[in-house]
């Protein structure tokens, strides 16, 4: 970068420096910001993928479940904020249209682990 695999509707923010944007990208919604974004820093925090400990548990194995959390990443507004592609419901409708809602998957992205 690329490719497998497994997770994304739980959860956790004060400060300092900064100074106009953020929310991946494009569209279209919606939201958050000068009662301070977006980046950096400091501190705390969640959580449990990797690794670790320890228990179910018994001779060992493989796999599973649970518990802690001082290791390694990640995360810490709003479902991955929402749609957008495909299928199913259901509703207006004269209709297989066209539109609204519901919902199920796919695309794409995010995190992590294996791999080249």
């Nucleotide at each position: 970068c690329u490719c497998g695999c497994a997770u994304c509707g739980a959860g956790a923010g004060c400060g300092g420096u900064g100074g106009a944007g953020g929310g991946a990208a494009c569209u279209g919604g919606c939201c958050c910001c000068c009662a301070g974004a977006a980046a950096c820093c400091g501190c705390g925090g969640c959580a449990a993928c990797c690794g670790g400990c320890g228990g179910c548990a018994g001779c060992a194995u493989c796999a599973g479940c649970c518990a802690c959390a001082a290791g390694g990443u990640g995360c810490c507004a709003a479902a991955u904020c929402c749609a957008g592609c495909a299928g199913g419901g259901c509703g207006u409708g004269a209709g297989c249209a066209a539109c609204g809602c519901c919902u199920u998957g796919a695309a794409a992205g995010a995190u992590g682990u294996g791999g080249a």
The prediction has a mean pLDDT of 81. SAM riboswitch aptamer (S box leader) from Rubrobacter sp., 116 nucleotides, folded computationally.